The part of an RNA shown here (small-subunit ribosomal RNA, central domain) has 350 nucleotides and comes from an uncultured bacterium. The RNAcentral record of the full RNA draws on Greengenes. The prediction has a mean pLDDT of 87.
[in-house]
Context: one part of a larger RNA
RNA sequence: UUGGGCGUAAAGGGUGCGUAGGCGGUGGGGUAAGUUGGGUGUGAAAUGCCGUGGCUCAACUACGGCCAGCACUCAAUACUGCCCCACUAGAGCACUAGAGAGGGGGCUGGAAUUUACGGUGUAGCAGUGAAAUGCGUAGAUAUCGUAAGGAACACCAGUUGCGAAAGCGAGCCUCUGGAUAGUCUGCUGACGCUGAGGCACGAAAGCUGGGGGAGCAAACGGGAUUAGAUACCCCGGUAGUCCCAGCAGUAAACGGUGCGCGUUUGGUGUGAGGGGGUUCGACCCCCUUUGUGCCGGAGCUAACGCGUUAAACGCGCCGCCUGGGAAAUACGGUCGCAAGACUAAAACUC
Numbered sequence: 001u002u003g004g005g006c007g008u009a010a011a012g013g014g015u016g017c018g019u020a021g022g023c024g025g026u027g028g029g030g031u032a033a034g035u036u037g038g039g040u041g042u043g044a045a046a047u048g049c050c051g052u053g054g055c056u057c058a059a060c061u062a063c064g065g066c067c068a069g070c071a072c073u074c075a076a077u078a079c080u081g082c083c084c085c086a087c088u089a090g091a092g093c094a095c096u097a098g099a100g101a102g103g104g105g106g107c108u109g110g111a112a113u114u115u116a117c118g119g120u121g122u123a124g125c126a127g128u129g130a131a132a133u134g135c136g137u138a139g140a141u142a143u144c145g146u147a148a149g150g151a152a153c154a155c156c157a158g159u160u161g162c163g164a165a166a167g168c169g170a171g172c173c174u175c176u177g178g179a180u181a182g183u184c185u186g187c188u189g190a191c192g193c194u195g196a197g198g199c200a201c202g203a204a205a206g207c208u209g210g211g212g213g214a215g216c217a218a219a220c221g222g223g224a225u226u227a228g229a230u231a232c233c234c235c236g237g238u239a240g241u242c243c244c245a246g247c248a249g250u251a252a253a254c255g256g257u258g259c260g261c262g263u264u265u266g267g268u269g270u271g272a273g274g275g276g277g278u279u280c281g282a283c284c285c286c287c288u289u290u291g292u293g294c295c296g297g298a299g300c301u302a303a304c305g306c307g308u309u310a311a312a313c314g315c316g317c318c319g320c321c322u323g324g325g326a327a328a329u330a331c332g333g334u335c336g337c338a339a340g341a342c343u344a345a346a347a348c349u350c
C1' cells in the first nucleotide's frame, strides 16, 4: 500500500466561513468521453504458464498455444460524464408571528466590601485546632450619618434559553446577527453537501502601550505548624484580575462522540410555535413542528454503555490512528516583541 479503525483501548481538526477538488434530485432529447461487446494490428527471441513430443525418467530440450496493455475500427446506450429542454419533493427568497443571559455601543440603578470625614462610645478587635504576627487609648472594633471609588450583578434561576465554538445572566435605550413556526400562500428552479490549502473567530494565563485599581490575589515579607515546611493555616501584599488599542492562538477548547442527508418500535418530563376539542372565556385534553432531558426496544458494542439528539442501518466529503518510551522532544522551516506556537524525526531502549 491493500486493509482495519477513531465515546472510554492509538486516533475527530477548538469553532466557523469558504477556494480547488470529491460527491450530487425528477422527467425527456442529443452525444458516445467513461463503460460493455466484436474485429484488425501490435504484444521480438529467450524466459513463464498450458498441451504434445525427444534424450530409459527428471533436470534439460523441440514444436504448438496463451495474457493484460496500447492503437485503430464497428456496434450497444442501462449507469456515469458532457450539451439542450422541462419540473418541484432538495436548497433558498418573500409575507406574517411569537421566543431568547445571541453580539456591539450608550445611559442608569440598588445591595455589599473598602476608604475618607463627622457623631455616639470604651478597651479591646481580628484570627486559629491552639496561637502568634497584625490593628487599637494618637480612641480601634461596634453603631449612626455623609462622601468617594472600583468590581460584580443576590432573589428571579429551571437537566431553562441563546450562540458555530470560545461563551452569554441588574434595568432601559439604540444598532445588529441567527434560528423557529404558519398558509400549503406566492416566487427562484438543483442555485446542493463536504471542504486540502486559505481567511476569520477563539476561555484563562501571558506580552506591548495608555488608563484604572474597591475586593481578591501568583511573587514577596512576616507569624505559626514541623525533624525540616521554599507548603497546607494565619496577618500583610505587588503584578494580575477591570477598561481602550494591539499581539499571542493554546486548554480535560469534552458529549473525551467531525459535518450533511435519508431510513428504523416506544414511554415520560420540559422550553418555543401552530392546529383541534371543551368552555362565556380560561384551566384542561388531543394532534403536530422544532429544541432540550430522562428511561428504554430492535440493532450495535470487548464490556461499560449507546439507543429517532445513535455509538443502529446506509450514502457523500473532510480530519486523524498504525506497539510503549525517547517525544507536548531535537534539527530545519514558518509565525511571534518575548514567552512560545505550528509542522515534526532518529539513534538508542523495552
Stems, first nucleotide, its partner, number of pairs: 003322004007304002012318001014201004021194003025087007033080002035076008048066007090191001091188004095182003102176007109153001114148007124135002161168002206247006215241002220236004258317006266295012299306002323350003332343004